This is a predicted structure of a 73-nucleotide RNA (transfer RNA) from an Ilumatobacteraceae bacterium. The coordinates come from a structure-prediction model, not an experiment, and the mean pLDDT is 81. Rfam family: tRNA. Rfam classes the family as a transfer RNA. Gene Ontology term of the family: triplet codon-amino acid adaptor activity.
[in-house]
RNA sequence: GCGCUCGUAGCUUAAUGGAUAGAGCAUCUGACUACGGAUCAGAAGGUUGGAAGUUCGAGUCUUCCCGAGCGCG
Numbered sequence: 001g002c003g004c005u006c007g008u009a010g011c012u013u014a015a016u017g018g019a020u021a022g023a024g025c026a027u028c029u030g031a032c033u034a035c036g037g038a039u040c041a042g043a044a045g046g047u048u049g050g051a052a053g054u055u056c057g058a059g060u061c062u063u064c065c066c067g068a069g070c071g072c073g
Base pairs, nucleotide, nucleotide: 001072002071003070004069005068006067007066010025011024012023013022018056027043028042029041030040031039049065050064051063052062053061
């Protein structure tokens, strides 16, 4: 330099172009407990890497850029 795969919450990830982007772990609050752990209930946490395009509608499709991995040279 070229090709392929990937980028979504602090971490791991789901989501056929269509409802307010869901879940587990972690965090916080409460219940329980003599206290803690475990368990249960709830809450908070997201520019879906950035920009543009297509579309009535984009996490998803297209282009460019940034980053990570793999392969080729």